The prediction has a mean pLDDT of 81. Predicted 3D model of a 73-nucleotide RNA (transfer RNA) from Picobiliphyte sp. MS584-11.
RNA sequence: AAUCCUAUAGCUCAGUUGGUAGAGCGCUACCCUGAUAAGGUAGAAGUCGGUGAUUCGAGUUCACCUGGGAUUA
Numbered sequence: 001a002a003u004c005c006u007a008u009a010g011c012u013c014a015g016u017u018g019g020u021a022g023a024g025c026g027c028u029a030c031c032c033u034g035a036u037a038a039g040g041u042a043g044a045a046g047u048c049g050g051u052g053a054u055u056c057g058a059g060u061u062c063a064c065c066u067g068g069g070a071u072u073a
Stems, first nucleotide, its partner, number of pairs: 001072007010025004019056001027043005049065005
């Protein structure tokens, strides 16, 4: 320098053909218990890396940029 992969909750990751943002673990409150763990119920936590474009509508499609990784030279 070129090409490819990747970026979504605190962490690990889903998200189908473009149509209202999800799970597990963790966290908070309550229930249960003599108490704790386990279990149960409810809840908080996201400008989906950034800026534009297309579209009635973008996490999803397109361009560029940024971070990380791989390969080639």
NCBI's taxonomy places the organism under Eukaryota, Picozoa. The sequence is in RNAcentral, with records from ENA. Its Rfam family is "tRNA". Rfam classes the family as a transfer RNA.